[in-house]
Context: one part of a larger RNA
Molecule: small-subunit ribosomal RNA, 3' major domain
Organism: Streptomyces milbemycinicus
RNA sequence: UGACGGGGGCCCGCACAAGCGGCGGAGCAUGUGGCUUAAUUCGACGCAACGCGAAGAACCUUACCAAGGCUUGACAUACAUCGGAAACAUCCAGAGAUGGGUGCCCCCUUGUGGUCGGUGUACAGGUGGUGCAUGGCUGUCGUCAGCUCGUGUCGUGAGAUGUUGGGUUAAGUCCCGCAACGAGCGCAACCCUUGUUCUGUGUUGCCAGCAUGCCCUUCGGGGUGAUGGGGACUCACAGGAGACUGCCGGGGUCAACUCGGAGGAAGGUGGGGACGACGUCAAGUCAUCAUGCCCCUUAUGUCUUGGGCUGCACACGUGCUACAAUGGCCGGUACAAUGAGCUGCGAUACCGUGAGGUGGAGCGAAUCUCAAAAAGCCGGUCUCAGUUCGGAUUGGGGUCUGCAACUCGACCCCAUGAAGUCGGAGUCGCUAGUAAUCGCAGAUCAGCAUUGCUGCGGUGAAUACGUUCCCGGGCCUUGUACA
Numbered sequence: 001u002g003a004c005g006g007g008g009g010c011c012c013g014c015a016c017a018a019g020c021g022g023c024g025g026a027g028c029a030u031g032u033g034g035c036u037u038a039a040u041u042c043g044a045c046g047c048a049a050c051g052c053g054a055a056g057a058a059c060c061u062u063a064c065c066a067a068g069g070c071u072u073g074a075c076a077u078a079c080a081u082c083g084g085a086a087a088c089a090u091c092c093a094g095a096g097a098u099g100g101g102u103g104c105c106c107c108c109u110u111g112u113g114g115u116c117g118g119u120g121u122a123c124a125g126g127u128g129g130u131g132c133a134u135g136g137c138u139g140u141c142g143u144c145a146g147c148u149c150g151u152g153u154c155g156u157g158a159g160a161u162g163u164u165g166g167g168u169u170a171a172g173u174c175c176c177g178c179a180a181c182g183a184g185c186g187c188a189a190c191c192c193u194u195g196u197u198c199u200g201u202g203u204u205g206c207c208a209g210c211a212u213g214c215c216c217u218u219c220g221g222g223g224u225g226a227u228g229g230g231g232a233c234u235c236a237c238a239g240g241a242g243a244c245u246g247c248c249g250g251g252g253u254c255a256a257c258u259c260g261g262a263g264g265a266a267g268g269u270g271g272g273g274a275c276g277a278c279g280u281c282a283a284g285u286c287a288u289c290a291u292g293c294c295c296c297u298u299a300u301g302u303c304u305u306g307g308g309c310u311g312c313a314c315a316c317g318u319g320c321u322a323c324a325a326u327g328g329c330c331g332g333u334a335c336a337a338u339g340a341g342c343u344g345c346g347a348u349a350c351c352g353u354g355a356g357g358u359g360g361a362g363c364g365a366a367u368c369u370c371a372a373a374a375a376g377c378c379g380g381u382c383u384c385a386g387u388u389c390g391g392a393u394u395g396g397g398g399u400c401u402g403c404a405a406c407u408c409g410a411c412c413c414c415a416u417g418a419a420g421u422c423g424g425a426g427u428c429g430c431u432a433g434u435a436a437u438c439g440c441a442g443a444u445c446a447g448c449a450u451u452g453c454u455g456c457g458g459u460g461a462a463u464a465c466g467u468u469c470c471c472g473g474g475c476c477u478u479g480u481a482c483a
Stems, first nucleotide, its partner, number of pairs: 001483002003480003007477007015467002019430005026321008034312002042053002064307007073123001077122008088103006107113001108111001125296002128294003134290002136285003139281001141279001146185006152161003165176003191273004196241007206230002210228003213224004244267001247261005323423001327382007339370003344363002349358003389420001394415007436459007
């Protein structure tokens, strides 16, 4: 100087407390361990591995296994040499890769050409090893408030000071003081988005007022942006304004700041996002990629068919659905936002109980389509039961995608109708448009997520006395036989 302490002081955080909802019990989904296997490819392991890499394993992917093939090779460059096509179509053998046959048999600047094939040589190739040889990228402490430097001063020196102290802040934020004076990386702000308003622009958006068409009508009127038109309004896009402790009062060191109030759409960082200092964990990744060294080279390379990654006495993590009446079922009816669409989204109509099919209007989309929002509201029914709860499992029949749904897809219909009556010890999330609850969209994608992920909106709470205690962190100080 650090690190540590079941030392001390001060402070913070959904850390505890106060609340709300879960997990742990059941069924299923998914990941992992284990076991099994020819193979169940590999990686990730406290927080910070386990719905993780994987934004989608039937083949492909695919790295694994079995079997069958190839050896200058599936891929690249160069040289030497020989040759003529290569591709495509079709037939035969084969599980296919592949092998054989037939058809067609090139272009022009006619050459040391392009292109393709054979042979040979350099070489290719490796998802083989080492993340403890590395780059790059990432997680974590932690969006915690810290980490340092120059000059000066002090100390023999390691070092100290500054950065400590008194206040204050979300903040090493700011003020005051001080042998320090300044500065850098961080904090904050500058960026995006959302909340208010003004100006401009109005098409594909909008329709108040004026007129028209069509439909309904109780003849009062109502509906439809459909048309002329309009720019008022909504909305979209672009550019401004606005919030700064600016104003008033109290406290405070005539300070920083803090408390209350006014005005305001918004008040003290307005809400959310992006942004992650010096470093720590020899943290993670050689399987994104790159790369040193080592290893394989008729195989650890490469091609193919089939299988496996989906196996199942079991254990754990993360979720979904429930156990019901604040509910289930049936009928009617209302209100979103984000998005996506040409190998695409696919309307009206017709067929089918349905999944879906036929068909094809419109739309490269503020125009058309996906598209029905759901919880909600209004009626009816069920009446506390393992039930009209719950939907697992199984039987039968179908639909769709795709060469192909047996291993191993999703969905539909009929039948079946399991466990489950709110979950032990324990444990998790959340402080406001949050939790809880309800649906919608997208990426990946031929197909496949009702349950994962990323977004979007609808409805919409309770509680916080407080900091004694648990956990983590920051500053000062103290002890130490630790470095």